Predicted 3D model of a 74-nucleotide RNA (transfer RNA) from Nymphaea colorata. The prediction has a mean pLDDT of 81. Its Rfam family is "tRNA".
RNA sequence: GCAACUAUGGUGUAGUUGGUUAUCACGUUCGCCUCACACGCGAGAGGUCCCCGGUUCGAGCCCGGGUAGUUGCA
Numbered sequence: 001g002c003a004a005c006u007a008u009g010g011u012g013u014a015g016u017u018g019g020u021u022a023u024c025a026c027g028u029u030c031g032c033c034u035c036a037c038a039c040g041c042g043a044g045a046g047g048u049c050c051c052c053g054g055u056u057c058g059a060g061c062c063c064g065g066g067u068a069g070u071u072g073c074a
Base pairs, nucleotide, nucleotide: 001073002072003071004070005069006068007067010026011025012024019057028044029043030042031041032040050066051065052064053063054062
């Protein structure tokens, strides 16, 4: 330099043919339980879905450009 793939809460992820409010686990906060801790149970907070633009009545999903990462080729 070229090509493919990936980017979604703190971490790892789901998301169907584009449809109204983005899923789950771990972690975290509070409460219950306990002498206390852990486990367990209940409740909560935390995302403008990498950035910019476009298509559409409507975009995490489609299109263009960019950035970052991984892999392969040179």